[in-house]
């Protein structure tokens, strides 16, 4: 030096649901509950932007399958299957630790 592990940084990827109560003719608004790392704010016809969170090939972060199947629930990807299925974003930089092996140098 290579290599391995961990941490940090930059860059990039991703999702943001379900119901209950109150008000209201309705559009909608407010408060709350469930799960979770995350259910936020702004704009808006929508697309979108920002923040937090998670993930980046050791890739189940996340998407497709899916208006799927079984269970549970007030309801919901809430749980499991599907899933040794398919896709999916740095072959980035720095530091720390380790030194079996390999390369180079010195004695």
């Nucleotide at each position: 030096a290579u290599c391995a592990u961990c941490u940090c940084g930059u860059u990039g990827g991703g999702g943001u649901g379900u119901c209950u109560c109150c008000g209201g003719c309705a559009g909608c608004g407010g408060a709350g509950a469930c799960u979770g790392a995350g259910a936020g704010c702004g704009a808006a016809a929508g697309a979108c932007g920002c923040a937090a969170c998670c993930c980046a090939u050791c890739g189940a972060a996340c998407c497709u399958g899916a208006u799927c199947c079984g269970g549970u629930u007030g309801a919901u990807g809430c749980c499991g299957g599907c899933g040794g299925a398919g896709g999916g974003a740095a072959c980035c930089g720095a530091g720390a630790u380790g030194c079996c092996g390999u390369g180079c140098u010195u004695c």